[in-house]
RNA sequence: CUUAUCAAGAGUGACGGAGGGUUCAGGCCCUGUGAAGUCCGGCAACCUGCCGACGUAUUAGACGCAUACGCGGGCAAGGUGCCAAUUCCUGCGGCGCAAGCCGAGAGAUGAG
Numbered sequence: 001c002u003u004a005u006c007a008a009g010a011g012u013g014a015c016g017g018a019g020g021g022u023u024c025a026g027g028c029c030c031u032g033u034g035a036a037g038u039c040c041g042g043c044a045a046c047c048u049g050c051c052g053a054c055g056u057a058u059u060a061g062a063c064g065c066a067u068a069c070g071c072g073g074g075c076a077a078g079g080u081g082c083c084a085a086u087u088c089c090u091g092c093g094g095c096g097c098a099a100g101c102c103g104a105g106a107g108a109u110g111a112g
Stems, first nucleotide, its partner, number of pairs: 001112006011040001013039003019030003024091004041083003046079002048076004054070005087106001092103004
């Protein structure tokens, strides 16, 4: 830089001790009934592995087999990721009397 996703899900554990919600601003929250962090545990299924179905191509008169690719399904959990609140909400634009809705931007994560 490109692309997909971001409303679901995940502990009454151990250590630890005061902060945290990733930068800025404004809100609103969580926290000593213990924050961050580490370990264990868990969630999910992007990549990955396996299974069987289907489609296409190769071969062919036809069927089948085989191989490759694709699509959606199931299982696993090796590589990541994640485990308060929609990405906690708003900062820009559109619609709307308003509440609010939609989109953009930014960010996060995966794959390339």
RNAcentral holds the sequence, with entries from MGnify. The RNA shown here (SAM riboswitch aptamer (S box leader)) has 112 nucleotides and comes from a sheep gut metagenome. Of the family's consensus pairs, 97% are formed in the model. Its Rfam family is "SAM riboswitch aptamer (S box leader)". Its family is annotated with regulation of gene expression in the Gene Ontology.